[in-house]
């Protein structure tokens, strides 16, 4: 660089109701990269207790960046009306801005926003009895991951 593939998880149980997996009490889950005192295994050093060297493998929702979802701009391609020409509606790829959520305490130690323990808190957009978890845009789209050339 090219083409192939892959690429989200969730309310058991009860309570109110005419009706809620939405409301109460409880349950339940965590998209992709970084970072990373993690792990395994081999080698080797020594004065037995350490520290070294390589390969593999990898454990953050709430620490940084990203996606997705909303609203701009953009305007390929595609309808559809009409004309000599044109011109008008509608549809919205590629690209690109905005907007994007949520954490403390003790422990340990030379050092912890990733480790252990507690106890917190967050979660688009339309539909419905008020939804992070049902049903819908989605057989979409996507960070970005593995393979082939």
């Nucleotide at each position: 660089a090219u083409c192939u593939u892959c690429g989200g998880g969730g309310u058991a149980g009860g309570g109110u109701g005419a009706a809620a997996u939405u409301c109460c009490c409880g349950a339940c889950c965590g998209g992709c990269g970084g970072u990373g005192a993690g792990g395994u295994u081999u080698c080797g050093u020594c004065a037995a207790g350490a520290g070294g060297a390589a390969a593999c493998c990898g454990c953050a929702g709430c620490c940084c960046g990203c996606g997705a979802c909303u609203c701009g701009c953009g305007g390929a391609u595609g309808g559809c009306u009409u004309u000599c020409a044109u011109a008008g509606c509608c549809u919205g790829a590629a690209g690109u801005g905005a907007c994007u959520g949520a954490c403390u305490u003790g422990g340990u130690g030379a050092g912890a926003a990733u480790c252990c323990a507690a106890g917190g808190c967050c979660g688009a957009c339309g539909g419905u009895a008020u939804a992070g978890u049902c049903c819908g845009g989605a057989u979409g789209g996507g960070a970005g991951g593995a393979g082939a050339u």